[in-house]
RNA sequence: GCAAACCCGCCGCGAGGCGGGGACGCAAAGCCGCGGACCUCCCUCGGGCGAGGGAGAGGCUGCCGGGCUGCCG
Numbered sequence: 001g002c003a004a005a006c007c008c009g010c011c012g013c014g015a016g017g018c019g020g021g022g023a024c025g026c027a028a029a030g031c032c033g034c035g036g037a038c039c040u041c042c043c044u045c046g047g048g049c050g051a052g053g054g055a056g057a058g059g060c061u062g063c064c065g066g067g068c069u070g071c072c073g
Stems, first nucleotide, its partner, number of pairs: 001026002006021006024062001030068003034065003038059003042054001043052003
């Protein structure tokens, strides 16, 4: 410096996002959805648990890898 879970308000079919409060943690917990994983939506099989396929969009870089940048000593 950032900010988890949780709470409140708003947006969204949803995952989730934004703002405020709040700190579990992080020496890149800064940026990029490029690769993988996971999650949402649609379809199919199925009594259910579940499994498979596809399209589009989103989340998560605080899941991992990668790229770029970076404070003090």
Molecule: c-di-GMP-I riboswitch aptamer
Organism: soil metagenome